[in-house]
Molecule: glmS glucosamine-6-phosphate activated ribozyme aptamer
Organism: Peribacillus saganii
RNA sequence: CAUUAUAAUAAAGCGCCUGGACUAAACUAUGGACGAAAGGGUUUAGUUGACGAGGAGGAGGUUUAUCGAUUUUCGGCGGAUACCUCCCGGCUGAUCUGCACAGCCGUAAUUCCUUCCUCAAAACAGCGGAGGCAACUCGCUGCACAAAAGGAACGAAGUGCACACAA
Numbered sequence: 001c002a003u004u005a006u007a008a009u010a011a012a013g014c015g016c017c018u019g020g021a022c023u024a025a026a027c028u029a030u031g032g033a034c035g036a037a038a039g040g041g042u043u044u045a046g047u048u049g050a051c052g053a054g055g056a057g058g059a060g061g062u063u064u065a066u067c068g069a070u071u072u073u074c075g076g077c078g079g080a081u082a083c084c085u086c087c088c089g090g091c092u093g094a095u096c097u098g099c100a101c102a103g104c105c106g107u108a109a110u111u112c113c114u115u116c117c118u119c120a121a122a123a124c125a126g127c128g129g130a131g132g133c134a135a136c137u138c139g140c141u142g143c144a145c146a147a148a149a150g151g152a153a154c155g156a157a158g159u160g161c162a163c164a165c166a167a
Base pairs, nucleotide, nucleotide: 014078015077016076017075019074020048021047022046023045024044025043026042027041028040051068052067053066057087058086059085060084061083088106089105090104091103092102093101095164097162098161099160100159110157111156112155114153115152116151117150124142125141126140127139130137131136
């Protein structure tokens, strides 16, 4: 250093890199003035390759799995709290309960409109220097600006049957 086994830690814009892009070295053709530079090719080794907000009942299935920001995050593989079906347990549907139906919820719970509330981070700028020939990586300080989701208020729309109570 490689392989195998075991144990521990680590995650969801999360992990990885063989394409692409960029950097370096060696070699090499062109070029040109018997030069040089620039750019080209091959090989090897590196660098880059998603910024936060939001999101978990169980099982199965599916794949281009919500929202916006950015001097853009290309492409690929895997995964993922998304979505669909069923199941479990519940909520609401003008009073209690039961059955069915409909729409929802997984500590919350019918749908819609309007209004209000609800601390973004990177990027960027500066600093020095930790590293590197370089591409670039890391750290500190400062700086603002989102959308969706969610919460609150008003309004509108929104089952049937049975039983009990009341009148």